Description
The part of an RNA shown here (small-subunit ribosomal RNA, 5' domain) has 473 nucleotides and comes from Stappia sediminis.
Context: one part of a larger RNA
RNA sequence: GAACGAACGCUGGCGGCAGGCCUAACACAUGCAAGUCGAACGGACCCUUCGGGGUUAGUGGCAGACGGGUGAGUAACGCGUGGGAACAUGCCCUUCGGUACGGAAUAGCUCCGGGAAACUGGGAUUAAUACCGUAUGCGCCCUACGGGGGAAAGAUUUAUCGCCGAAGGAUUGGCCCGCGUUGGAUUAGCUAGUUGGUGGGGUAAUGGCCUACCAAGGCGACGAUCCAUAGCUGGUCUGAGAGGAUGAUCAGCCACACUGGGACUGAGACACGGCCCAGACUCCUACGGGAGGCAGCAGUGGGGAAUAUUGGACAAUGGGCGCAAGCCUGAUCCAGCCAUGCCGCGUGAGUGAUGAAGGCCCUAGGGUUGUAAAGCUCUUUCACCCACGAGGAUAAUGACGGUAGUGGGAGAAGAAGCCCCGGCUAACUUCGUGCCAGCAGCCGCGGUAAUACGAAGGGGGCUAGCGUUGUUC
Numbered sequence: 001g002a003a004c005g006a007a008c009g010c011u012g013g014c015g016g017c018a019g020g021c022c023u024a025a026c027a028c029a030u031g032c033a034a035g036u037c038g039a040a041c042g043g044a045c046c047c048u049u050c051g052g053g054g055u056u057a058g059u060g061g062c063a064g065a066c067g068g069g070u071g072a073g074u075a076a077c078g079c080g081u082g083g084g085a086a087c088a089u090g091c092c093c094u095u096c097g098g099u100a101c102g103g104a105a106u107a108g109c110u111c112c113g114g115g116a117a118a119c120u121g122g123g124a125u126u127a128a129u130a131c132c133g134u135a136u137g138c139g140c141c142c143u144a145c146g147g148g149g150g151a152a153a154g155a156u157u158u159a160u161c162g163c164c165g166a167a168g169g170a171u172u173g174g175c176c177c178g179c180g181u182u183g184g185a186u187u188a189g190c191u192a193g194u195u196g197g198u199g200g201g202g203u204a205a206u207g208g209c210c211u212a213c214c215a216a217g218g219c220g221a222c223g224a225u226c227c228a229u230a231g232c233u234g235g236u237c238u239g240a241g242a243g244g245a246u247g248a249u250c251a252g253c254c255a256c257a258c259u260g261g262g263a264c265u266g267a268g269a270c271a272c273g274g275c276c277c278a279g280a281c282u283c284c285u286a287c288g289g290g291a292g293g294c295a296g297c298a299g300u301g302g303g304g305a306a307u308a309u310u311g312g313a314c315a316a317u318g319g320g321c322g323c324a325a326g327c328c329u330g331a332u333c334c335a336g337c338c339a340u341g342c343c344g345c346g347u348g349a350g351u352g353a354u355g356a357a358g359g360c361c362c363u364a365g366g367g368u369u370g371u372a373a374a375g376c377u378c379u380u381u382c383a384c385c386c387a388c389g390a391g392g393a394u395a396a397u398g399a400c401g402g403u404a405g406u407g408g409g410a411g412a413a414g415a416a417g418c419c420c421c422g423g424c425u426a427a428c429u430u431c432g433u434g435c436c437a438g439c440a441g442c443c444g445c446g447g448u449a450a451u452a453c454g455a456a457g458g459g460g461g462c463u464a465g466c467g468u469u470g471u472u473c
Stems, first nucleotide, its partner, number of pairs: 001473004006469005013345006019338002021303001026301003030298003035062003040059002043056005069256003078181007087173002092169008100134004110123005140149003154161002182228003189219003194216008231253004235246004258279005281292004309335001311334003317331001318329004348378004358369004382414001384409005392400001417462005422443003428457005438445002
């Protein structure tokens, strides 16, 4: 000098754009944040112009694996980059083929119970795109090549939307490898599923991934192992560059969801707002037993130098479901708060010498503040008042918002501070103080004339900011 997710002190007019718990991955009251489909299904209730229409607890389907948060863990194929082969892929696209016949249940409802509650047991009965069987099966799978296995679902306003098998594509994901990726040797040896092989199991798939047997290997001063620290990257800051530092916001990847473990469902999870077990904590209880998980958006307590509203809307963009109408969406778009930052604008312009008054200094002549003020002549950006009023979205639909903007009106009117003045370093005098009180980044000032302390006048610098502190280069 530059920079900052900054904080503190003094001060503070407006707007645009951005940013806003860096600390306790501490604990959380309350509300909301993931639903949707009646064109899959039977009921119940309501309305009815008797044609039908509406609402919906339950069964069923799809979606809750996305979106949103956080950085605890992780020194690792986690990430970055470049390759690879033994894989999967709902929804989407293309192509080929099919969609036949039956059956048994079950929730809901109802009846009888248990329980304080959460919830739950039994009987009877019923539907389906829920479940099961038979048939067929181009292709598909297995095969000892003889053969064997194995699918489907209907709905409707008759336009369509679906369902099953197979092949290909697209997309997304899983796996493997080369190279790169912090410090410590005051960590030198580490390793038994360890390293390799064979058979088997398991997986979508390769593989000690697992298991039995066999062999005795594997890694290491080119730093293994251990300890400490840390999410990684595109980037960001600085610098002429090389480099150094860093990883807020935005984007990609990873990991986590009270702590630890586990699987279920599913195309996909070992699943933030799903399930089970254990633990700590909080709450309810009739003491038998139950409920919960803000590192979602707001908000509260706490910690801290320090970081915002328990706001509006689905209008746009996007997502889920649905044939659609539409519903949901604290994603998102907006608004609120904060000089936290960057950028822009303003706080007036011209004229004005009796160089007014006052202040300060003085050699008492004067000098300076100073064209500064007043006065006179003007202007009206921003703010204020009145009226009009978009684009964003159009077939219709605007939260923002009567916003941005436009026209008119009034009046210099509503709008300047902070730090410094010994040298470095731009800027000097008087008074007070008297090694005191104090200053200070370094050198150093202060012990009776202090340009260095305090005040005043004057001056210098920056300016809605200015200084200080912290950190990086």
The sequence was found in a public genome assembly.
Model confidence (mean pLDDT): 88 of 100.